[in-house]
RNA sequence: GAUUCCAUGGUGUAGUGGUUAUCAUAUCUGCUUAACACGCAGAAGGUCCAGGGUUUGACCCCCUGUGGAAUCA
Numbered sequence: 001g002a003u004u005c006c007a008u009g010g011u012g013u014a015g016u017g018g019u020u021a022u023c024a025u026a027u028c029u030g031c032u033u034a035a036c037a038c039g040c041a042g043a044a045g046g047u048c049c050a051g052g053g054u055u056u057g058a059c060c061c062c063c064u065g066u067g068g069a070a071u072c073a
Base pairs, nucleotide, nucleotide: 001072002071003070004069005068006067007066010025011024012023018056027043028042029041030040031039049065050064051063052062053061
C1' cells in the first nucleotide's frame, strides 16, 4: 500500500428493511437462611462507533471516516 471481516447495556452476544432492540452474565431490591452461597421474583442499565445518502420506514442497504483483527505485497 491492497483486500476481507468486525464495532449493539459493565462484559459477552442474537437481530435477512416493519410497529416496545434479544438473551446470558454482572449490578441493585425483595423472598428464602442464624448468616452467606445457591435458588425464586422483580428492577435499573443501550443516543446500536461517527457523519452523510437511499427508502413511506434503516441496528440492517450504499458512501466516507475512526478504532480493531486477518491475509497478501
Molecule: transfer RNA
Organism: Gouania willdenowi